[in-house]
Record summary
Model confidence (mean pLDDT): 84 of 100. The RNA shown here (transfer RNA) has 74 nucleotides and comes from a Nitrososphaerota archaeon.
RNA sequence: GGGGCAGUAGUCCAGCUGGCUACGACGGCGCUCUCACACGGCGCAGAUCAUGGGUUCGAAUCCCAUCUGCCCCA
Repeated sequence: GGGGCAGUAGUCCAGCUGGCUACGACGGCGCUCUCACACGGCGCAGAUCAUGGGUUCGAAUCCCAUCUGCCCCA
């Protein structure tokens, strides 16, 4: 220098054949349970979907550029 893959709550991830309020687990908070703690049960909050632009009525999803990480080729 060329090519490929990945980037989504504090953490790990699903969704990526464009269409409801972005799934789940762990973690956090509250209630409950217990003499108490833990476990269990119920509920709540938490995401500019890496950044910027474009296409579209509508973008996490499609296109372009950029950034970061990993892999391959030279």